[in-house]
RNA sequence: GGCAAGUCCCGUACGGACAGCUCCCUCUGAACUCCGUCAGGGCCGGAAGGCAGCAGCGGUAAGAGGUUGAGCGUCGCGAUGCGGUAAGCUUGCCCUU
Numbered sequence: 001g002g003c004a005a006g007u008c009c010c011g012u013a014c015g016g017a018c019a020g021c022u023c024c025c026u027c028u029g030a031a032c033u034c035c036g037u038c039a040g041g042g043c044c045g046g047a048a049g050g051c052a053g054c055a056g057c058g059g060u061a062a063g064a065g066g067u068u069g070a071g072c073g074u075c076g077c078g079a080u081g082c083g084g085u086a087a088g089c090u091u092g093c094c095c096u097u
Stems, first nucleotide, its partner, number of pairs: 001094007009084005014078002016075003020072004024066005034059004042051003
């Protein structure tokens, strides 16, 4: 001096953790003054039928919980994969002096 590998550095993928946002699932859930459906009963009508509407039921707002759920995002997390790599450092080999 050259080559190779490693380290350092960068990118990417994967995994991990996480303040946060959104979604998903479970439970609770709006007495009065959320929406729908409204048994019974009530009102109107000669009748057909209509009207309002309590309870109940379903749903929604909302609350709690779940990473044995997900996406986005963040991390000087990872001797994980792949790729890049000017210089520095370490190791090995070769050449020259």
Molecule: Bacterial small signal recognition particle RNA
Organism: bacterium